[in-house]
RNA sequence: UUGCACUGAGUGGGGAGCCAGCGGUGCCCUGUACUUGCAAUCCGCUACAGCAAGACUGAACGAUUGAUUGCGGUGAAUAAUUCUUUCGGUAUGAGACAUAAAUUUUGUGUUGAAAUCAAGGUCUUAAGCAUUGUUUAACUGUGAACCAUGUCAGGUCCUGACGGAAGCAUCAUUAAGCAGACCUAGACAAGUGAUUUAAGGAAACUUUGGUGGAGCAAAAUCUUAUGGUGGCUCGUUUGGAUUGUUCAACAAAACAAUCUGUGCAA
Numbered sequence: 001u002u003g004c005a006c007u008g009a010g011u012g013g014g015g016a017g018c019c020a021g022c023g024g025u026g027c028c029c030u031g032u033a034c035u036u037g038c039a040a041u042c043c044g045c046u047a048c049a050g051c052a053a054g055a056c057u058g059a060a061c062g063a064u065u066g067a068u069u070g071c072g073g074u075g076a077a078u079a080a081u082u083c084u085u086u087c088g089g090u091a092u093g094a095g096a097c098a099u100a101a102a103u104u105u106u107g108u109g110u111u112g113a114a115a116u117c118a119a120g121g122u123c124u125u126a127a128g129c130a131u132u133g134u135u136u137a138a139c140u141g142u143g144a145a146c147c148a149u150g151u152c153a154g155g156u157c158c159u160g161a162c163g164g165a166a167g168c169a170u171c172a173u174u175a176a177g178c179a180g181a182c183c184u185a186g187a188c189a190a191g192u193g194a195u196u197u198a199a200g201g202a203a204a205c206u207u208u209g210g211u212g213g214a215g216c217a218a219a220a221u222c223u224u225a226u227g228g229u230g231g232c233u234c235g236u237u238u239g240g241a242u243u244g245u246u247c248a249a250c251a252a253a254a255c256a257a258u259c260u261g262u263g264c265a266a
Stems, first nucleotide, its partner, number of pairs: 001266006009057003012030004020046005034054005062259005072250001074248010087235002093232001095229001097227005102221007115211008123200006129193002131190007139180004148173003156165003
């Protein structure tokens, strides 16, 4: 060095998550790398860190190491966008709105503005008158089988007689009561009055008159100033999401280097 037979070993690996830790089931990346059973209200194990059963390969198709190769996810920092929480008007504002000024428009005023004075009215209290209503009297009508009045036919009663007595109906009248009318008078009351008198009357409005002698009133405003602010916007702040950048620790696949046993025979 070659051949044969064995053995270690291999038949995938990685990331986040889970976990005291390791591995697996599930997710993701890589890319093709045996079979069966177990597993998320999990499964197996303990630094030699899946277990159990079987099959195949077998010393290069293996192992170790390496970096300016780096799929991929992870962590940190930072920036932008977006959602959300707190506060702020000492908050950039053509904000709403308010006040003042200014401007504009309109009206009014020398047939006299603003301002001021006086006397009235509106208002309050009391009284009168009127009005309206209620009620009473008076007025008109009606109104009693008997127990109201007058007259009392007939009839009744008393008497020897003359005569006398009570008295129903009718007629007339009237009481209580009832009704009517609304003329008169009284009393009481008032969602009554262009009414009268007296007293009061802070402010306001108004009428008249006096003084006065030129302003006064209203509305609008991309102007100015001072305020103002729920929402918007702006600033501040809390916690997420997405994207970008940088850094860090990992890292599949590929690449490179190095390492690798036993027996027999030639």
Record summary: The RNA shown here (Bacterial large signal recognition particle RNA) has 266 nucleotides and comes from a Christensenellales bacterium. Rfam family: Bacterial large signal recognition particle RNA. Rfam classes the family as a non-coding RNA gene. It is recorded under the gene name ffs. The source organism's lineage runs through Bacteria, Bacillati, Bacillota, Clostridia and Christensenellales.